[in-house]
Context: one part of a larger RNA
RNA sequence: CUACACUGAAGGAACUAGGCAAAAUGCAUCCGUAACUUCGGGAAAAGGAUGGCCUGUUGGAGCGCAAGCUGUAACAGGUGGCACAUAAAUGGGGGUAGCGACUGUUUACCAAAAACACAGGGCUCUGCUAAAUCAUUAAGAUGAAGUAUAGGGUCUGACGCCUGCCCGGUGCUGGAAGGUUAAUUGAUGGUGUGCAAGCACCUGAUAGAAGCCCCAGUAAACGGCGGCCGUAACGAUGACGGUCCUAAGGUAGCGAAAUUCCUUGUCGGGUAAGUUCCGACCCGCACGAAUGGCGUAACGACUUCCCCUCUGUCUCCAGUGUAGACUCA
Numbered sequence: 001c002u003a004c005a006c007u008g009a010a011g012g013a014a015c016u017a018g019g020c021a022a023a024a025u026g027c028a029u030c031c032g033u034a035a036c037u038u039c040g041g042g043a044a045a046a047g048g049a050u051g052g053c054c055u056g057u058u059g060g061a062g063c064g065c066a067a068g069c070u071g072u073a074a075c076a077g078g079u080g081g082c083a084c085a086u087a088a089a090u091g092g093g094g095g096u097a098g099c100g101a102c103u104g105u106u107u108a109c110c111a112a113a114a115a116c117a118c119a120g121g122g123c124u125c126u127g128c129u130a131a132a133u134c135a136u137u138a139a140g141a142u143g144a145a146g147u148a149u150a151g152g153g154u155c156u157g158a159c160g161c162c163u164g165c166c167c168g169g170u171g172c173u174g175g176a177a178g179g180u181u182a183a184u185u186g187a188u189g190g191u192g193u194g195c196a197a198g199c200a201c202c203u204g205a206u207a208g209a210a211g212c213c214c215c216a217g218u219a220a221a222c223g224g225c226g227g228c229c230g231u232a233a234c235g236a237u238g239a240c241g242g243u244c245c246u247a248a249g250g251u252a253g254c255g256a257a258a259u260u261c262c263u264u265g266u267c268g269g270g271u272a273a274g275u276u277c278c279g280a281c282c283c284g285c286a287c288g289a290a291u292g293g294c295g296u297a298a299c300g301a302c303u304u305c306c307c308c309u310c311u312g313u314c315u316c317c318a319g320u321g322u323a324g325a326c327u328c329a
Stems, first nucleotide, its partner, number of pairs: 001324008010315002014313001019310001027051005036041001038158001052079008061070003080084001092308004097303002099300002104116002120156007132142003159295004164225003169222002171218005178213003184207001189202005226244005253287001254284001265281005
């Protein structure tokens, strides 16, 4: 010096990206226990007291015919130690916010999460030889020994309050008057040949399906949800007015946010000091309603910030043990 254990004056997170690591807590009985809440929880919340051994009294459990044996609670008195849950095993706690409701699942071997799933919600397809899927020239099979309270697809994701406007584009569904139109149909005219009848060839009027055009519907289908100018008796602001454009111009709620560029926005709180955090404001570069919006008790090896306890993380290092390295033999 390295690894693994252990101890430490005073201070106690000053360390650091971050309390990472370590320390601390830890058992049982009794007392006591907040906000909030879906009334179940939260809760072992938090916080406090007691605990060895001896003697006595009382209660009562099991077994036993009984004597008694085993186990146990309360109370009273005494007694030893620095220390009595004496070792081992054995929760640190509280507050705030974000995300996800929850228990679960996942990148076997760098990611366990806010990702996936989930119960619940919606839309859509499917009437049975069902739709969908496998295979395909097919028979056949799954669906299902099921039958729309069923099965498939897709989105959302407990619960609570809700889910606004737009059907112009794309998609899907429906419609069938008209337009377009393939194979097919083959009016007319023509060419070759022939005396002619005819034969062969060319022309292509008319008719002609689905689709597309067209007409409607449909957004918990894919998606979308404006600009400029003026205006109130200081100033500022603009309920109000004008105008252009659009399919319609973003409603409720939320908002410097896991979204805010400018930005360490501004104000308030916490600190002596706070680019983080919490509460507000709103000029939202570029939130917004099942690509769900906003809340939410409980839950989380998730993420943020703060506090208490605690400590060699640190000020600032020192020492001990074991095993190595190293030097000498």
Predicted 3D model of a 329-nucleotide part of an RNA (large-subunit ribosomal RNA, domain IV) from a metagenome. The full RNA is in RNAcentral, with records from SILVA. The coordinates come from a structure-prediction model, not an experiment, and the mean pLDDT is 87.